[in-house]
Context: one part of a larger RNA
RNA sequence: CUCUCGCUAAGGAACUCGGCAAAUUAGCCCCGUAACUUCGGGAGAAGGGGUGCCCCGCAAGGGGUCGCAGUGAAAUGGCCCGGGCGACUGUUUAACAAAAACACAGGUAUCUGCGAAGCCGAGAAGGCGACGUAUAGGUGCUGACGCCUGCCCAAUGCCGAAAGGUUAAGGGGAUUCGUUAGCCGCAAGGCGAAGCGAAGAACCGAAGCCCCGGUGAAUGGCGGCCGUAACUAUAACGGUCCUAAGGUAGCGAAAUUCCUUGUCAGGUAAGUUCUGACCUGCACGAAUGGCGUAACGAUCCGGGAACUGUCUCGGCGAGAGGUUCG
Numbered sequence: 001c002u003c004u005c006g007c008u009a010a011g012g013a014a015c016u017c018g019g020c021a022a023a024u025u026a027g028c029c030c031c032g033u034a035a036c037u038u039c040g041g042g043a044g045a046a047g048g049g050g051u052g053c054c055c056c057g058c059a060a061g062g063g064g065u066c067g068c069a070g071u072g073a074a075a076u077g078g079c080c081c082g083g084g085c086g087a088c089u090g091u092u093u094a095a096c097a098a099a100a101a102c103a104c105a106g107g108u109a110u111c112u113g114c115g116a117a118g119c120c121g122a123g124a125a126g127g128c129g130a131c132g133u134a135u136a137g138g139u140g141c142u143g144a145c146g147c148c149u150g151c152c153c154a155a156u157g158c159c160g161a162a163a164g165g166u167u168a169a170g171g172g173g174a175u176u177c178g179u180u181a182g183c184c185g186c187a188a189g190g191c192g193a194a195g196c197g198a199a200g201a202a203c204c205g206a207a208g209c210c211c212c213g214g215u216g217a218a219u220g221g222c223g224g225c226c227g228u229a230a231c232u233a234u235a236a237c238g239g240u241c242c243u244a245a246g247g248u249a250g251c252g253a254a255a256u257u258c259c260u261u262g263u264c265a266g267g268u269a270a271g272u273u274c275u276g277a278c279c280u281g282c283a284c285g286a287a288u289g290g291c292g293u294a295a296c297g298a299u300c301c302g303g304g305a306a307c308u309g310u311c312u313c314g315g316c317g318a319g320a321g322g323u324u325c326g
Stems, first nucleotide, its partner, number of pairs: 001321008010312002014310001019307001027051005036041001038144001052065005066070001079304006085297002090102002106142007118128003145292004150222003155219002157215004164210003170204002175199005182191003223241005250284001251281001262278005
């Protein structure tokens, strides 16, 4: 000097990103316990008091006695307030992440009538689904509970309808071409039936697409400019352009706010964080759910009393290692 421990005057978070670490608390009995709440809870809330041994006594109770100290060692909750997220118990990145991620009961849409849909399998047999049968099974989204979940079907998807348009293989063969018996020609060559071969128009051909309609807890989307009230400001009101429709409720500088440490209020002596408001929402918003919510959380953020070597600022001690000497 390093590590692991023990103690420490006065102060008590001044440390630090942050009370990280440490300390406090602690068992049992009694008293006593708030907001809030889904009436279960919150609760071991919080906060107090008691605690050994001996004697008398059935007990209640009384008397005595020792220590600094009686859950005398060890083991053995620290607590409160406010907020974000997720309802909860669970699950996860084996070996840097345990979470607000995943799951979850519940909700909803959709598929499936049974040799079900869906899935495994080689387009099989066979099997799962299921020895189940729509109060069942599959899939997607959402995610307890409470209050709710607005407008747009123009685009994309899906569903339905089938009159018309388009349309494949296939059918169909008009027509054309090749070949040549034959015919013509002095010849070169020309014409050319049948057959065979090649190409091939019209026309007939489904679904699909176009077209028509429906559908948002389907993929998704949910405006701009100008003017206007007898202070000013603002604009309930009016005009105009565009759109499929122009964001309802609720929430809002938010896990979302750039400007921004917005402004005001609270808390502090002092607060880019925190809480409550405001609304100018760069760029919230309703099952990619919106807003609340008791309980829960090795979650995240802010505050407080208690407590402490975290610190002011160090010191002392124990053990182990290192170093030096032997």